[in-house]
């Protein structure tokens, strides 16, 4: 230098042909229960979907560019 893949909650990850609440598990907070803790049960908080632009009535999803990480080729 060239090619491919990944980027969504604190962590690990789903997200269908672009469409009507942006989710799961773990973690965190509060409450219940317990002498207390853990387990368990109930409720809750937490998101600029990496960034910028474009297409569209509508973008996490499509297009272009950039950034970071990983792999391969030279």
């Nucleotide at each position: 230098g060239g090619g491919c893949g990944a980027u969504u909650a604190g962590c690990u990850c789903a997200g269908u042909u672009g469409g009507u609440u942006a989710g799961a598990g773990c973690g965190c907070u509060u409450g219940a229960a317990u002498c207390a803790c853990a387990c368990u049960c109930a409720a809750g908080a937490g998101g600029u979907c990496u960034c910028a632009g474009g297409u569209u009535c509508g973008a996490g999803u499509c297009c272009u560019g950039a950034a970071u990480c990983g792999c391969c080729c030279a």
Source information:
Predicted 3D model of a 74-nucleotide RNA (transfer RNA) from a candidate division WWE3 bacterium. Rfam family: tRNA. Rfam classes the family as a transfer RNA.